[in-house]
Molecule: SAM riboswitch aptamer (S box leader)
Organism: Ligaoa zhengdingensis
Formats: sequence, C1' cells, structure tokens
RNA sequence: CCCUUAUCAAGAGCGGCGGAGGGAACAGGCCCUGUGAUGCCCGGCAACCUGCAUUUGUAAGGUGCCAAAUCCUGCGGGAAACCGAGAGAUGAGGA
Repeated sequence: CCCUUAUCAAGAGCGGCGGAGGGAACAGGCCCUGUGAUGCCCGGCAACCUGCAUUUGUAAGGUGCCAAAUCCUGCGGGAAACCGAGAGAUGAGGA
C1' cells in the first nucleotide's frame, strides 16, 4: 500500500511546557484559536484485541480517542426530514 469485516450523534482536564495557527486532502461553507490553538508531557474516556474473573464484568497489557455528527455540503433517491453510496478514521483478520 491492497482485501475482508465491525464501529463512527455517547464519553473524556479550569493541569504543565510551548508559542501561531488549526478543524485529513481539494472546493465551498461554518467554526475553534493570545480568555492562548496545532504539538509534546501528564491526566482522562472507551472497551476493538489480549489477559483475568465469567455471560456479563474488570481495566492489567496492545491499540484508539479526548470542540462541533467523520463540523456540514460535494454523488444517487427524495418536496423535505431523511436514506443510500463514495471518501476517510479506528480495531481485528488476511494477502
């Protein structure tokens, strides 16, 4: 990098460092940000895999996650609400 599969409207700090951008990519919106973002550390959430107890818990290990629905729209259906697809993210398995 590719394939299969499950999930993606819940949850998670008034901490430390540090200083200008950030919300995946493109476009259009809309937002967050010096009342300090992104990032790192600590802390926390969750329970996909393993472990331990056992049919539902626990949270020790491996990941993951911690503004807004995956922030919204982009393609198809629909008057709309919404539904589906695509793309993406994460886990597990495989080539």